Model confidence (mean pLDDT): 84 of 100. The part of an RNA shown here (small-subunit ribosomal RNA, 5' domain) has 509 nucleotides and comes from a Chloroflexota bacterium. The source organism's lineage runs through Bacteria, Bacillati and Chloroflexota. The sequence was found in a public genome assembly.
Context: one part of a larger RNA
Parts: sequence; C1' cells; structure tokens
RNA sequence: GGAUGAACGCUGGCGGCGUGCCUAAUACAUGCAAGUCGAACGAGGUGCUUGAGUAGCAAUACGAAAGUAUCCUAGUGGCGAACGGGUGAGUAACGCGUUGGUGACCUACCCCAAAGUGUGGGAUAACAGUCCGAAAGGAUUGCUAAUACCGCAUGUGGUCUUCGGAUUUAGAAACUGAUGACUAAAGGAGCAAUCCGCUUUGGGAGGGACCUGCGUCCCAUCAGCUAGUUGGUGAGGUAACGGCCCACCAAGGCGACGACGGGUAGGGGACCUGAGAGGGUGGCCCCCCACAAUGGAACUGAAACACGGUCCAUACACCUACGGGUGGCAGCAGUAGGGAAUAUUGCACAAUGGGCGAAAGCCUGAUGCAGCAACGCCGCGUGUGCGAUGAAGGCCUUCGGGUCGUAAAGCACUUUUCUGGGAGAUGAGAAAGGACAGUAUCUCAGGAAUAAGUCUCGGCUAACUACGUGCCAGCAGCCGCGGUAAAACGUAGGAGGCAAGCGUUAUCC
Repeated sequence: GGAUGAACGCUGGCGGCGUGCCUAAUACAUGCAAGUCGAACGAGGUGCUUGAGUAGCAAUACGAAAGUAUCCUAGUGGCGAACGGGUGAGUAACGCGUUGGUGACCUACCCCAAAGUGUGGGAUAACAGUCCGAAAGGAUUGCUAAUACCGCAUGUGGUCUUCGGAUUUAGAAACUGAUGACUAAAGGAGCAAUCCGCUUUGGGAGGGACCUGCGUCCCAUCAGCUAGUUGGUGAGGUAACGGCCCACCAAGGCGACGACGGGUAGGGGACCUGAGAGGGUGGCCCCCCACAAUGGAACUGAAACACGGUCCAUACACCUACGGGUGGCAGCAGUAGGGAAUAUUGCACAAUGGGCGAAAGCCUGAUGCAGCAACGCCGCGUGUGCGAUGAAGGCCUUCGGGUCGUAAAGCACUUUUCUGGGAGAUGAGAAAGGACAGUAUCUCAGGAAUAAGUCUCGGCUAACUACGUGCCAGCAGCCGCGGUAAAACGUAGGAGGCAAGCGUUAUCC
C1' cells in the first nucleotide's frame, strides 16, 4: 500500500447493487416451511330437480326413493414427500479434485421401438355396534369398494438348465440356433372419435453405485504397525466386484518414498495479495461430501438406513387423573443465552422453478419483493458567478501590521437534491391477471432552501504559533517527548490529509 462476512470511537444528506451469528452442531415459546388427485374407490354431507305416499275439501305441510352438481371431504388407493431449504459437528478419507475403468452394476417419472391388456377369488379401512383409557390411543363384532391384495390362462418377449455356432478379448460378457422349466397386466374419462393409464421386453437421455493412477496440512520430542490382519478354496450376502460376512487352509501384509500414533481441518471452482513464482483464505454464489438433540437399527421405496418418517437406548424439556404419554428450528421469522458483533414473529405466489392433477387449479418461508444496518462497492449532493472599506470578530504581533479572507455580508442566478401537486409504467407470450407499487420515471410549483465531518501538524510524513502545565498531568507505530520559554502533553487560532465518512483495533499478503 492492498484486502475484510469485521468490531470500536466521533460524525452522518440521498440513491443503485450487494452483504449481514465468524461465538454455543447451546436451549427453544408461537406461527408458517409438503402436499396433491373425486377423471382410481366405497361412503357421508350439502345444493338443485323429479317426487311414490301420508294428513287435508283445497291451498299447503311432512316426506320414502330416484336423478344431478366444476360442490365439500374423514378413510382406502396413487404419485410426491430421497427434490428444494439449512449447517460444517465429524472426516487427513477414493472424502474432494483430476485421469481412466465396470467383460462386476442399478435406474421411478421422461423419450423411441415391439407385443399384450383374457378369466376368476377372498379380504379390509371407512361406516355401524360394544368395550378399555385422564389423555395419547387401542381392542372386538358385523357390513362394503377399488388402478388395494391373491389365483388361473396366454408368452411377442425375458430369466434359468442342457447341447451347439460364430466373434472378440488376457479372460467369463454381448450375439445366434435348438431342448426343457419358470414368468405379466387395471382400469378411468368421454355419446363417440379418442385420450390418460396398466403389463412384458429392447434401446436412449438424465441420475446414481463401485474400482483405479496422480494430487491433497503440521509433529519423528509418534518408528515400528497389523489376527479378518494378508492371500487362497467354498458357501452366504449385495444392483454389483470384494474379508463385505462366515467356515477351513496358508503365513502373510504395511513401513524413513514416513506405516502406526497425535494435533488440526469439510474438499474444489474460486477469493485476497504479489511483476511473477509464491504466500494466505475457503464468508456470499456454483459443484461434491457429511450431518439433522446424542448413539444405534432396520422398514417402505426406483432411490433413504430418511432434517419437519418408524423403532430402541440416553440426556433434556413438557402434559398427567401417577397408570402413562409427548417433543426435537444446523428450514423462514422470532426468543433466551453466549459474545466486540450480525436484521422483520413482513407481502405475494404476479414472475422463475418444483410437487400433484386430463384440466381448472391447489401447495410452495424455494423464489420474487419489501423492512432494518454507512457493513462494503459505485454514483450524486451539501450551491454557482460577481463581490475590498480587505467590515465586525477571533488569533498572532516587533503595535507598524499580519492572518482567518472573496471567506462573510451584499447583488445576480440555478434547483441536482428537498417539500407539495399532477400523470404513471416495463416486468404479462391471443383476452384477463402485478406482491413489488401509486414504486421507478415524467411533469408543474416553491425556495439556497434540507445536508460536513474526522484525523493529524518533532522526524519517518503533507501541515506552526500562542497560552496552560512543569519527569506532574499526559503522549507514543518506531525513534522518543514532559524536570519553567514544550512546534511532541492540554486548549485556542491557523494549517495539512481524506471526506459521508474519518480514525483506531484485529487478521492476511
């Protein structure tokens, strides 16, 4: 000198764009953050229409039942909830980065292609009844539906066994022929056309899994480490290879090219600095990883060993009728605590994107916006021109004067800003639809009006005098000032630097 997610002191006019718990991965009141589909299903409710029938002379009242609706929904069922959002505790590791490999693999939704969608069955929630419990919740009897569940058939195909063929390779893969066995489905909407689905198979896209060469902090005052350890055979397990797990067998495997141990730490793109080499950092944004009070486990599912799912244990907190239950903000706001220190319990789904749905649409603290903060960067302003008797006043003085100083006053002008009035968007693809927002912007009027501080002045280092103090009070980044004329302390005048900031502290180069 540059830089910062900064903090502190003094000061503070506006706008744009960003950024904002670095500490306690501490504990959390309250609200919201993941739903959706009635075009899968039964049922219930509501509105409307028709209305058998009963009472009545009639008007009318009651009303079984049927139909209908873009209506509502507790439940069954489907898809989603594994994304999106947060945090960096752990991890020195194939975790990350980069290069390859899988002849050892998986893939819901989406796209392309081929074929099919036949025929049956038994349940169950809801509901109704009974019962237990303070509650959370649960037991039992009876009824019912499905794109829920289970058989049978068919088999283009697929899988497996046996026997060949051809091709490639280091080698099993993949391809092709024959034999035998096994293996599928679901309907819905519509007058219909048709559309949306469902099943099997092959391919694709995107996504994931595993393996691998190289790179990846400090300590040798850590030098030896290792029994599932290293390898083999077999069996199990997995989507898949593998000591991944198990039985048996062998005795191996790693290490000064730093094993093992200890400390520290999420990694990268990047960011800061520097001419570069390098050094430092990993906040915001993007990619990957890990975690979800702590520890463990599996279930469901295409995918989780699952932040707002389940079970168990632990600690903590809450409710309780003392028998037993409930909870997890490292989502968005917000609270307490810690701290030098970090914001609103805001608006909207209008846009972009996501989930569901045939669609209308619903949901979305993702996101878009607004609020707070000079926290940062950038831009603008605090007026412009003229104005000497060099006014008054302050300070200094050799008492002549010098200086603040064209500075002020005064005269003329302008209106960026400001205040008030009016108009008023783009963002929204054919119509409508805008949270932001009566915002940005435009225009009219008014009036210099609303707007300057802070640090320094001994040398380094730009800028000096007076008074006070008297090794005191104090200053200080280093050298050093202060003990009676201090340009170094304090105040004043003046000057210098930067400027809506200035200075200090901390950290890095």